Context: one part of a larger RNA
RNA sequence: CAUUCCAGCAGAGGGAAAUCGGCAAAUUGGCCCCGUAUGUUCGCUAGAAGGGGUGCCUGCUCUCGCGAGAGAGCAGGUCGCAGUGACUUGGGGGGGGCGACUGUUUACUAAAAACACAGGGGGCUGCAACCCGGCAACGGUUAGUACAGCCCCUGAGUCCUGCCCAGUGCGGGUACCUGAAGCCUGGGUUCAACCAGGUCAAGGGCCCGUAAACGGCGGGGGUAACUAUGACCCUCUUAAGGUAGCGUAAUACCUUGCCGCUUAAUUGGCGGCUUGCAUGAACGGAUUAACGACCCCCCCACUGUCCCCUGCUGGAAGCCG
Repeated sequence: CAUUCCAGCAGAGGGAAAUCGGCAAAUUGGCCCCGUAUGUUCGCUAGAAGGGGUGCCUGCUCUCGCGAGAGAGCAGGUCGCAGUGACUUGGGGGGGGCGACUGUUUACUAAAAACACAGGGGGCUGCAACCCGGCAACGGUUAGUACAGCCCCUGAGUCCUGCCCAGUGCGGGUACCUGAAGCCUGGGUUCAACCAGGUCAAGGGCCCGUAAACGGCGGGGGUAACUAUGACCCUCUUAAGGUAGCGUAAUACCUUGCCGCUUAAUUGGCGGCUUGCAUGAACGGAUUAACGACCCCCCCACUGUCCCCUGCUGGAAGCCG
């Protein structure tokens, strides 16, 4: 010291046009008063939103206090652009997804829709318990005792949770069949080996049960007086053929499905429809107020994100000395 970078400040007009995305910045901000929609599990949502006030000086009123004083208010005056004068100090609203919530987590790239959670269901266990560690002794659970402990699944609430036990697993039963060694009897061996028959446990066969056990939950053809559709019928077939719901979805290939709303314009978002490539009921289904540094969309406010860059303060690099 031209330039670039870092920290910060200001900016005409426009106001998200920037960008994956308002990331960053700006806006808002304390306290007092007024006033607050929708939804709701009546707790909340709420600081919703939105609006007004705010300093200092003088006089006075009321409340509390024994008092010093503290608090609330009235009237008048007065200064500045500005009175929570600096610092401190929410931007707001609407719709949707997921998870109920407060919590927990990848110490050092992930804080989440993952884990946990109250609540729901199932299984095992009578105590020298089940389960777990250990070769064992022994120990944990537990100096607890079924309103308990352990294991598994689901995950507040609300409305619900359909059909299938053929396969796999688990539980139970079993006249009969199968079923090793051993034992018994016979044969055999100078003794044995060995051979045969009988007896014979669990398990298996066989029978029953069990899906909030692992899991599973069809195809073809025809049919109504426009057409279309198909309540209805036929047929093959299965263990049973997906019920209520929800549905182009965190799931839909075709797909930017079709219609509506939103935009000047929308592979977005929301609401419908829905023949669902390949939704679906505790691998829970649907819905849901409140909650969320979660994810998506829209609006208001606001802005150097941008149009389009400029100036300033301080520091660094680089260069010059």
Large-subunit ribosomal RNA, domain IV from an Archaeoglobaceae archaeon, 321 nucleotides, folded computationally.
Its Rfam family is "Bacterial large subunit ribosomal RNA".
The coordinates come from a structure-prediction model, not an experiment, and the mean pLDDT is 87.
Lineage of the source: Archaea > Methanobacteriati > Methanobacteriota > Archaeoglobales > Archaeoglobaceae.